[in-house]
RNA sequence: AUUACGGAACUGUCUAUCGCCUGGCCUUAGGCUAGGAGGAAAGUCGGGACAACACAGGGCGCCAUACUUCUUAGAUGGAAGGGCUCCGAUUACUCGGGGUACAGAAAGUGUCGCAGAAAAUAACAGCCUACUCCGUCAGUAGACGGACGGCAAUGGUGAAAACGUGAGGUAAGAGCUCACGAUUAUUCCUGGUAACAGGAGUGAUGGAUAAACCUUAUGGGUUGCAAGAUCAAAUAAACCGGUGCUUGAGGGUUGCCCGCCCAAUACCGGAGGGUAGAUUGCUCGAUCCCGUGGGUGACUGCGGGGCUAGAUAAAUGAUAGAAUAGUACUUUUUUAGUAUGAAUACAGAAUCCCGCUUAUGGUUUCGUAAUACUU
Numbered sequence: 001a002u003u004a005c006g007g008a009a010c011u012g013u014c015u016a017u018c019g020c021c022u023g024g025c026c027u028u029a030g031g032c033u034a035g036g037a038g039g040a041a042a043g044u045c046g047g048g049a050c051a052a053c054a055c056a057g058g059g060c061g062c063c064a065u066a067c068u069u070c071u072u073a074g075a076u077g078g079a080a081g082g083g084c085u086c087c088g089a090u091u092a093c094u095c096g097g098g099g100u101a102c103a104g105a106a107a108g109u110g111u112c113g114c115a116g117a118a119a120a121u122a123a124c125a126g127c128c129u130a131c132u133c134c135g136u137c138a139g140u141a142g143a144c145g146g147a148c149g150g151c152a153a154u155g156g157u158g159a160a161a162a163c164g165u166g167a168g169g170u171a172a173g174a175g176c177u178c179a180c181g182a183u184u185a186u187u188c189c190u191g192g193u194a195a196c197a198g199g200a201g202u203g204a205u206g207g208a209u210a211a212a213c214c215u216u217a218u219g220g221g222u223u224g225c226a227a228g229a230u231c232a233a234a235u236a237a238a239c240c241g242g243u244g245c246u247u248g249a250g251g252g253u254u255g256c257c258c259g260c261c262c263a264a265u266a267c268c269g270g271a272g273g274g275u276a277g278a279u280u281g282c283u284c285g286a287u288c289c290c291g292u293g294g295g296u297g298a299c300u301g302c303g304g305g306g307c308u309a310g311a312u313a314a315a316u317g318a319u320a321g322a323a324u325a326g327u328a329c330u331u332u333u334u335u336a337g338u339a340u341g342a343a344u345a346c347a348g349a350a351u352c353c354c355g356c357u358u359a360u361g362g363u364u365u366c367g368u369a370a371u372a373c374u375u
Stems, first nucleotide, its partner, number of pairs: 001371011013322006020036007038346001042357002045355005050224004057258004062220005067081005082102001083100007103215002108213002110209003124155002126151003132147006163181006182205010228280004239270005250262004287306008326340005
């Protein structure tokens, strides 16, 4: 320098003509003016604001989370750190980067194929014969065989076989004993807000697995703007059948129970009638910009300034031109000039906000890998 991959930021401006929507003003068939779709508006994964049930709660179930601290309206988000693990650099110390579904296996149950005797109630091969009994030989020491037994040291299988190495000890062995270690539980000291780190003791000794069942702790009411509220108009609080009454049938409150509320103008079922209109919710909000202070950071205090879509079958557009931001080169390096120059990508608000995930063109930037050139 090029290529590929991954991460991050921005993704806009002006003029003219025509067209659409909202607000304001006016001399109101209209005119003037201010503004008008994203970084994801998407998915609906997570959390809220707000509204109703309702002036109501409790238990079980069900669901979610799970190292520590901080941050936030809150979060399963984010920041910083710790443990474990992976990669790179370094003689090493150590440094840099990545991942993490990271509570509990000492409450219990389950699972670990094949091989292997056996995957935790271990004797296949094998070692021993001290203790006890029987038999043979010998002859009075004993040898051999068997039985009853003992052995997790050696060998085999396997990813893993009863904590590891060494010494002593034993009939042969074994943490049986000792020394040094490993894992784990726990006590104390030092540092840290803490998770933890370092050190000194004591106890114990198969391992893995809980995005297996389970246990522990914490949290969660439900529904969702098609939630709700108001107004106008019209009708049937009518008709048929059924069901109760404070000791409450039935309905509502999530799935169940208790409790609570409504309850004959109620509820269940049948047949049938009226309406589908308008306003609101609806954009001033856990909001944006500038300055300044605190903090490693996420974030936050204070001061000042601003209002930037609100459609309803769904507006926010089309055409033409010019540049600007940015980048590169030259340069007097405060600056100026030249070249290039932001959409044919993904896509389109619908109650609102914060996060996460996914899609993606252009410009810029950071990192990794490969190739080439130069030093």
Molecule: Bacterial RNase P class A
Organism: Marinilabiliales bacterium